[in-house]
A computed fold for a 139-nucleotide RNA, annotated as FMN riboswitch aptamer (RFN element).
The sequence was found by an Rfam model in a public genome assembly.
RNA sequence: AUAAUUCUUCGGGGAAGGUGAAAAUCCUUACCGGUAGUGAUGCUCCAAAAGAGCUAAGCCUACGACUUCACCAUAACAGGUGAAAUGAAUCCGUGAGAAUCGGAUGCCGACGGUACAGUCCGGAUGAGAGAAGAAACAA
Numbered sequence: 001a002u003a004a005u006u007c008u009u010c011g012g013g014g015a016a017g018g019u020g021a022a023a024a025u026c027c028u029u030a031c032c033g034g035u036a037g038u039g040a041u042g043c044u045c046c047a048a049a050a051g052a053g054c055u056a057a058g059c060c061u062a063c064g065a066c067u068u069c070a071c072c073a074u075a076a077c078a079g080g081u082g083a084a085a086u087g088a089a090u091c092c093g094u095g096a097g098a099a100u101c102g103g104a105u106g107c108c109g110a111c112g113g114u115a116c117a118g119u120c121c122g123g124a125u126g127a128g129a130g131a132a133g134a135a136a137c138a139a
């Protein structure tokens, strides 16, 4: 250093006004963007080069969560496995090359509750893609 094992911690953001008997749900105007990858960005180390490190996508790829179903398990739960379903972007510019850069204009957001909800309340002090760290043993 690599692979495997175990443990610990971390692991989702966002609203005002108006109408109304009633809306943080409608209307107006705002605001928000999980994880990994990719990436022509930017920064740092280095005298420089080479090289290395950090950083860069809500709508490109994959994943998680929410939802449904089947099976296993149970007295019933809890729990486990598998499957299905699972949102949204174009144009212009630069350039050898851009769904990622710059500009412009758009669009999307589980389920239950309630005056119709991405932003309120709830399942959830949950789960989780994963991130960081630690331990002992062996090659």
Stems, first nucleotide, its partner, number of pairs: 002139001005135006015029004030119002032109002034063004042054004058107002067084006089105005111122003